[in-house]
RNA sequence: GACGAGAAAGGCAAACCCGCGGCAACGCGGGGGCGCAAAGCCAGGGGUCCCGGCAACGGGAUCGCCCAGCUACCGAAC
Repeated sequence: GACGAGAAAGGCAAACCCGCGGCAACGCGGGGGCGCAAAGCCAGGGGUCCCGGCAACGGGAUCGCCCAGCUACCGAAC
């Protein structure tokens, strides 16, 4: 550097519920755990979603959809 166990210490936290914000997608907080070796960060490329629009297109959302970029605990086997 790469890799990921019947290891160790931990970490995050789906659906759903409550509260708040937002036209909305969705986000934040609390509860809750489906799962996750990057389910840490990131909206650059793509996908999907929302709003406006006849359309072109514009604005927004999603990183737990994928690719890319940045960073990282542990240390068996390879």